[in-house]
RNA sequence: GUCGGGGUAGCUCAACUGGCUAGAGCGGGCGUCUCAUACGCGCCAGGUUGUGGGUUCGAGCCCCACCCCCGACA
Numbered sequence: 001g002u003c004g005g006g007g008u009a010g011c012u013c014a015a016c017u018g019g020c021u022a023g024a025g026c027g028g029g030c031g032u033c034u035c036a037u038a039c040g041c042g043c044c045a046g047g048u049u050g051u052g053g054g055u056u057c058g059a060g061c062c063c064c065a066c067c068c069c070c071g072a073c074a
Stems, first nucleotide, its partner, number of pairs: 001073007010026004019057001028044005050066005
């Protein structure tokens, strides 16, 4: 340099061919339970979906450029 895969919550990952308010587990906080802790159970908070544009009534998803990570080839 070319090609492919990936970037979504603190971490690991979903989101089917674009559709109404982007979720789960772990972690965090609170409550419950217990003599107490842990486990379990319930609730809550936490997201400019890598950045900037474009298409569309509507974009995590489609298009363009760029940035970062992994791999293959040269």
Description:
The RNA shown here (transfer RNA) has 74 nucleotides and comes from Candidatus Campbellbacteria bacterium CG22_combo_CG10-13_8_21_14_all_43_18. The sequence is in RNAcentral, with records from ENA. It matches the Rfam family "tRNA".